[in-house]
Molecule: small-subunit ribosomal RNA
Organism: uncultured rumen bacterium
RNA sequence: AGAGUUUGAUCAUGGCUCAGGAUGAACGCUGGCGGCGUGCCUAACACAUUCAAGUCGAACGGACGCGUUCCCUUCGGGGGACAAGUUAGUGGCGGACGGGUGAGUAAUGCAUGAGCAACCUGCCUCGAAGAGGGGAAUAACACAGAGAAAUUUGUGCUAAUACCGCAUAAUGUAUUCGGGAGGCAUCUUCCGGAUAAGAAAGGAGCAAUCCGCUUUGAGAUGGGCUCAUGUCUGAUUAGACAGUUGGCGGGGUAACGGCCCACCAAAUCUACGAUCAGUAGCCGGACUGAGAGGUUGAACGGCCACAUUGGGACUGAGACACGGCCCAGACUCCUACGGGAGGCAGCAGUGGGGAAUAUUGGACAAUGGGCGAAAGCCUGAUCCAGCGACGCCGCGUGAAGGAAGAAGGUCUUCGGAUUGUAAACUUUAGUGAGCAGGGACGAUAAUGACGGUACCUGCAUAGCAAGCCACGGCUAACUACGUGCCAGCAGCCGCGGUAAUACGUAGGUGGCAAGCGUUAUCCGGAAUUACUGGGUGUAAAGGGUGAGUAGGCGGGAAGGCAAGUCAGAUGUGAAAUGCAGGGGCCCAACCCCUGAACUGCAUUUGAAACUGUUUUUCUUGAGAGUCGGAGGGGUAAUCGGAAUUCCCAGUGUAGCGGUGAAAUGCGCAGAGAUUGGGAGGAACACCAGUGGCGAAGGCGGAUUACUGGACGACAACUGACGCUGAUACACGAAAGCGUGGGGAGCAAACAGGAUUAGAUACCCUGGUAGUCCACGCCGUAAACGAUGAAUACUAGGUGUAGGGCCGAAAGGUUCUGUGCCGGAGUUAACACAAUAAGUAUUCCACCUGGGGAGUACGGCCGCAAGGUUGAAACUCAAAGGAAUUGACGGGAGCCCGCACAAGCAGUGGAGUAUGCGGUUUAAUUCGACGCAACGCGAAGAACCUUACCAGAGCUUGACAUCCCGGUGAAGUAUUGGGUAAUGCCGAUACGCUCUUCGGAGCAGUGGAGACAGGUGGUGCAUGGUUGUCGUCAGCUCGUGUCGUGAGAUGUUGGGUUAAGUCCCGCAACGAGCGCAACCCUUAUCUUUAGUAGCCAGCAUUUCGGAUGGGCACUCUAGAGAGACUGCCAGGGUUAACCUGGAGGAAGGUGGGGAUGACGUCAAAUCAUCAUGCCCCUUAUGACUUGGGCUACACACGUGCUACAAUGGCGUAAACAAAGGGAAGCAAGGCAGUGAUGUCAAGCAAAUCCCGAAAAUAACGUCUCAGUUCGGAUUGUAGUCUGCAACUCGACUACAUGAAGCUGGAAUCGCUAGUAAUCGCAGAUCAGAAUGCUGCGGUGAAUACGUUCCCGGGUCUUGUACACACCGCCCGUCACACCAUGGGAGUCGAUAAUGCCCGAAGCCGGUGACCUAACAGCAAUGAAGGAGCCGUCGAAGGCAGGAUUGAUGACUGGGGUGAAAAAGUACCAAGGUG
Repeated sequence: AGAGUUUGAUCAUGGCUCAGGAUGAACGCUGGCGGCGUGCCUAACACAUUCAAGUCGAACGGACGCGUUCCCUUCGGGGGACAAGUUAGUGGCGGACGGGUGAGUAAUGCAUGAGCAACCUGCCUCGAAGAGGGGAAUAACACAGAGAAAUUUGUGCUAAUACCGCAUAAUGUAUUCGGGAGGCAUCUUCCGGAUAAGAAAGGAGCAAUCCGCUUUGAGAUGGGCUCAUGUCUGAUUAGACAGUUGGCGGGGUAACGGCCCACCAAAUCUACGAUCAGUAGCCGGACUGAGAGGUUGAACGGCCACAUUGGGACUGAGACACGGCCCAGACUCCUACGGGAGGCAGCAGUGGGGAAUAUUGGACAAUGGGCGAAAGCCUGAUCCAGCGACGCCGCGUGAAGGAAGAAGGUCUUCGGAUUGUAAACUUUAGUGAGCAGGGACGAUAAUGACGGUACCUGCAUAGCAAGCCACGGCUAACUACGUGCCAGCAGCCGCGGUAAUACGUAGGUGGCAAGCGUUAUCCGGAAUUACUGGGUGUAAAGGGUGAGUAGGCGGGAAGGCAAGUCAGAUGUGAAAUGCAGGGGCCCAACCCCUGAACUGCAUUUGAAACUGUUUUUCUUGAGAGUCGGAGGGGUAAUCGGAAUUCCCAGUGUAGCGGUGAAAUGCGCAGAGAUUGGGAGGAACACCAGUGGCGAAGGCGGAUUACUGGACGACAACUGACGCUGAUACACGAAAGCGUGGGGAGCAAACAGGAUUAGAUACCCUGGUAGUCCACGCCGUAAACGAUGAAUACUAGGUGUAGGGCCGAAAGGUUCUGUGCCGGAGUUAACACAAUAAGUAUUCCACCUGGGGAGUACGGCCGCAAGGUUGAAACUCAAAGGAAUUGACGGGAGCCCGCACAAGCAGUGGAGUAUGCGGUUUAAUUCGACGCAACGCGAAGAACCUUACCAGAGCUUGACAUCCCGGUGAAGUAUUGGGUAAUGCCGAUACGCUCUUCGGAGCAGUGGAGACAGGUGGUGCAUGGUUGUCGUCAGCUCGUGUCGUGAGAUGUUGGGUUAAGUCCCGCAACGAGCGCAACCCUUAUCUUUAGUAGCCAGCAUUUCGGAUGGGCACUCUAGAGAGACUGCCAGGGUUAACCUGGAGGAAGGUGGGGAUGACGUCAAAUCAUCAUGCCCCUUAUGACUUGGGCUACACACGUGCUACAAUGGCGUAAACAAAGGGAAGCAAGGCAGUGAUGUCAAGCAAAUCCCGAAAAUAACGUCUCAGUUCGGAUUGUAGUCUGCAACUCGACUACAUGAAGCUGGAAUCGCUAGUAAUCGCAGAUCAGAAUGCUGCGGUGAAUACGUUCCCGGGUCUUGUACACACCGCCCGUCACACCAUGGGAGUCGAUAAUGCCCGAAGCCGGUGACCUAACAGCAAUGAAGGAGCCGUCGAAGGCAGGAUUGAUGACUGGGGUGAAAAAGUACCAAGGUG
């Protein structure tokens, strides 16, 4: 510090996710030791049991009492004195500290800083003064009662540092008088005087003295109160409040105060957020972060609040009191049923809750606290120990050597690699744990829970001590097997559908390590709420517009002040923590010391630039004035013409109208057309212009009236009067609403006609609201420049509107508006660019992933429609922007192709052949399916082939290698038995090689196992091969340049070409694969050669190039030539090239072939072959017989033959090319009507044979018929091949003689030696072509042209497509699940309000009853109290509302989902923009 994820790729926006750190944690697996910390986050739920606050006998009287001693004694004992000690009770001090918890509390709290002239303070410290003399009681105790108990009553006795008078007393208190000083209003302080009330206690000690007591001053400590600032969320909480705000007078308190009361006034708080609701103890600090911040408030420390819930007071220096009291409520316990007792949020502990949190331990040794004169006692505070890897820190589980790189495991290409120096083995140290001995500091004398602990020494042994997670990317680390969209994984992207580095296991590897992972939460990354530090044209985001309130901000000059600002000083900012430097535990964690820091707050002294404030002043901002021109600015009234429609009348006749085409509609009752007259409403052609005006919405015939604003010129006036603008206010298109008018045209709804599968649409004919006017609502729009307002500055060029100035004009210049282009700059890019989206300032509004949703609920507005404000649950990992490359378009331009057109001949109809589908079947083997499957694999299924079916038998096998045994066979020929057939059982004959004689090889046979075998699966695991776009002209690269980038450029443009062919231009310059050429063939010529080919001339001849001879010609097959736009003319850019011409056998790639770029289609093929993986192994292998692949209602493709006279038939006659031939072609002869048979020459072929070419031409016949056309089908008889011709061959002869008379919709081929037509040959093959591949013969027609159909190329455009239009995608319906709104209601909760009841208790009244202290001789009084009454008052009861939660038949929409139904709304002009 970043990374992954939207896309085919890119940039930017934007969310989601990850890597880091942390925790009072929990869970899973695992677990050796020690140190230091830490441990109910949930039920402030309920608690058994022990303990946690006592102490003082030196305050007091008793009681008990070890012991000492005295007296009496019936010797049992009794009594007295002294007395250590113990102690229930009275009394004092302490139980207000310490300890716990965080329920409540958003301020009666906390933090920081001030104040009290409005206060208190036990014990403590320092001062001053004092303690005289009396009195009456009461616990304990005794006796007598009540009660189950708790407890309690009566009578009697008694003490005090308990209680009560009296005396004395001031620098105290209260009242008051006088004076001085001070301050901050009330006042404070000092001095003097008067009056009144008001103290005390003793104890110990031989004593000294000490400890106490009373009054008072001061201090210290601790508290109380007040103020300022800060302190969470919600405005879908906007008004709240009646003791409320203030005053006067009282009461009360330690003290101020509505704290309380009576009266008076009507205030007080609030948009700088009152009130209400929700949540929450606050802080020092802690975690995180670069910081600013964000989150948090366990442990330690400060403050607060609470103590079962609520209320209350008492005592006291201090409480409204955790281990005190009273009352009420709930709960628990005891009970004799009458009544009582209790409060762990103290330490342990129990139950419960929960994912989850410890021992009913030791000690007061230390530190501290209470009491005491002290000894001491108490102390679950505290110090220690126990439990828990809960956290941090440290240590160990050995170290060194050791290659046969052991064994085992895993993988393997079987060679090896890896685990791995790892182990074994050798040597060795001894941390921790174990055993034994010694043994601290903490206490400088005594006292040690910890603890025989830490630590030290010795002993023995590698012996007792390693796991967890991960390994697709992010992210370090890979293989095998299993599984097969299953099981499962997953933080995000995503893995898994038979070769998973992603699931599970194993081996290996990586990381961390006594831990490792997961989960949860917080910060970070996230500049993703942006103060530091973001944005708003199109990604989310500018309010529809204006004027303007509060607020924010604000021109020049001078002076004053000092609030902000800056500087110095002072106080404070507790300690701990953190940081720096030191130090102590072996180190570290941990602990100690010192320092800086604590960025804050307050006070004070200064400064005066800036902001602020105030005073004076200025004119440039702003305003106002005078003059001037421009304008669809607004409101009202009046007027006008064109057009539509309607009405009346005339002329006139059959249609009009409407559409893609029609129909509905109108019209013979006279339409439409035309002429004249009239009515009525609405809108204003031309001018008219990216021209004008207005804030926006918006404004268009003319005239008049009233009226708003802007602009220009001038520079006399005011003197910052300005800018922006939350809330409120005004305006605000269209549609819509209300009331009343109006209604020509147009036209939602509606009706009809069409279209259509449907058509609730598009089109047509009609047509009502509405559109118009007046008044009143509504308040929204893609209200858009998708761009808030204002000010200033920042290159230019060119239009236009309205003014001014200069100029004769052209033109120049200036101000205000309105456009275009463009530089810098900005921007993700597109683009913006003085009318900014540039550079700056001010103010307002708005945004923070998509969906849910601008929805629900609530509030406000509205007559309604609805508007405004405006969520959540849930769900997804994207949604969206700009640009790029493709692909696509029922987008556009250009070009090409038998693509159309122009032609010729066909297919589709018939019969038949052949293939496919379907059906059938035991099987009808398999593959190929638009073009690019279907006379295709198959260049040839009777058996074989053959893969299919039925049957029969075989199991190391039909085929290959290895091992062992025995054999010399196997095999061939002849032959017997048996079977459906192979297999099987025999017979006869012939029948291995080499040798060193040991054997070896070879062959077949028998056996066991490794293995063979598979046309079994997967062409979506593959190689190879092939098809197709397409013989289309394209596809790319290097360097450079442009762009942030994907990419672009080159390759586009202008011409031209068959061509990315070539030329020109150009930020490109070059190059590669394709094109072309090179290759083959064909057309012409030359040359070489001349047999098996040829014969011009010569000779012979049986007349046949047969022979001699020749190689001239044809031909053969080698080598060459030739054609290159080379030449001429014209056009063209002086080009490429095109057109025409000459010459030439051939002319513009001469014709044909081979040749197929980058790639596309998961195209085809596992059945040509090869091959991974899977599957079968007495069978999915191999063999064999028979059958099937040849079936047949039907449908399709491709052919053949025809339908006839351009023909059929007959007779006789002519001319090829290219091939084939030995298991062959076969002349010729003979036989047969013929297929063929038989005999047989020649030929391994330029020699011989197949072999006859046919169409054609000639002659004859047929004469338009289902025929002398056509030949299917069938019958009979044959031929050939073959082991075999039934299923199921071809051919022959005779006979039979079907459909068919030129073929609907539709559709194929072909541009010249082509189509059409005619025959010939070959491969396969025993036989079996109408198929296929070749060959030649005869030999046309047409092409104006590119509008249209199809395919392709190129440029451009749009795109929401990229699996790329066979794309994408929307809503409805059906089903399942999820959350949510409404809902008759139902059940709770909370806080208030009103009324009722009214405990305890304080206060007040009363007090006829009661009373020791004082007075009094007494009576009685003073004083006090019980009781009763009253105000207040908790809980409780009643009531109606408010807020909120749960639930609810039914219902509304929303989200998600494997697959389904019916449509096709959007994206291309998406087929109606």